[in-house]
RNA sequence: UUUUUCCGUUAGGGGUGUCGCGUCGCUUCAGAGUGACGCGGCUGAGAGCAAACCCUUCGAACCUGAACUGGGUCAUACCAGCGAAGGAAAACGGAAAAUGGUGUAU
Numbered sequence: 001u002u003u004u005u006c007c008g009u010u011a012g013g014g015g016u017g018u019c020g021c022g023u024c025g026c027u028u029c030a031g032a033g034u035g036a037c038g039c040g041g042c043u044g045a046g047a048g049c050a051a052a053c054c055c056u057u058c059g060a061a062c063c064u065g066a067a068c069u070g071g072g073u074c075a076u077a078c079c080a081g082c083g084a085a086g087g088a089a090a091a092c093g094g095a096a097a098a099u100g101g102u103g104u105a106u
Stems, first nucleotide, its partner, number of pairs: 002098009011056004017042011062087003068081004
């Protein structure tokens, strides 16, 4: 000097689904459907609010395509593909390691 990793500060971006049961309500002739709340199951960092979690251009955090395709599940944005598709929010400080150059000494 460069690179990598880690930590921090400030600022910013983002998601919150699915299933069962219960309570209350709404629609319906009925079967049934549906909304809110509570408890529990599933995946996940996070499943509804917050001093949380994840991500910020080296950007699969997240959004679109998408009521997509294949597999699987009680079910789901569960898994994979799609994806060398299109978008997407940044600056600074500190520490460590590695590496290159130069100088000096032996």

This is a predicted structure of a 106-nucleotide RNA (TPP riboswitch aptamer (THI element)) from an Ignavibacteriales bacterium. Rfam family: TPP riboswitch aptamer (THI element). Gene Ontology term of the family: thiamine pyrophosphate binding. It was read from a public genome assembly, where an Rfam model found it.